Predicted 3D model of a 73-nucleotide RNA (transfer RNA) from a Bacillota bacterium. The coordinates come from a structure-prediction model, not an experiment, and the mean pLDDT is 80. Taxonomically the source falls in Bacillota (Bacteria, Bacillati).

[in-house]
RNA sequence: UCCUCAAUAGCUCAGCUGGUAGAGCAUGCGGCUGUUAACCGCAGGGUCGUAGGUUCGAGUCCUACUUGGGGAG
Repeated sequence: UCCUCAAUAGCUCAGCUGGUAGAGCAUGCGGCUGUUAACCGCAGGGUCGUAGGUUCGAGUCCUACUUGGGGAG
């Protein structure tokens, strides 16, 4: 320098052919019990890496850039 993959909640990750963003764990509150743990219920938490473009509508499509993984020279 070039090719390729990835970036979504505190963490690990889903998200279909573009149509109002979810799960598990963690955290908080409650239930259960002699108490803790376990178990059960509820809740909070997101500018979807950054900036543009396309579209009635973008996490999803296009372009550039940033960061990280892998590869080629």